[in-house]
A computed fold for a 72-nucleotide RNA from a Candidatus Azambacteria bacterium, annotated as transfer RNA.
NCBI's taxonomy places the organism under Bacteria, Bacteria candidate phyla, Candidatus Azamiibacteriota.
The RNAcentral record of the sequence draws on ENA.
It matches the Rfam family "tRNA". It is annotated as a transfer RNA.
Its mean pLDDT, the model's own confidence on a scale to 100, is 81.
């Protein structure tokens, strides 16, 4: 340099182009307990960036950025 794959809460993953982006773990608060743990209830926090297509984009297209693999 070229090709392919990939990027979603703090972490790991879901989500046919269509309702308020879902779940688990974590963190925090409360209940419970003598105190913790466990359990129960609640809260928290996310689509890498910019354009485009579309009535509607996490999803499709283009460019850029990051990561991985292969070729040279």
């Nucleotide at each position: 340099g070229c090709g392919c794959c990939u990027g979603u809460a703090g972490u790991g993953a879901a989500a046919c182009g269509g309702a308020u982006a879902u779940c688990a773990c974590g963190a925090c608060u409360g209940c419970c307990u003598u105190c913790g743990a466990a359990g129960c209830a609640g809260u928290u926090a996310a689509u890498g960036g910019a354009g485009g297509u579309u009535c509607g984009a996490a999803u499709c297209c283009u460019c850029c950025c990051g990561g991985g693999c292969g070729c040279a």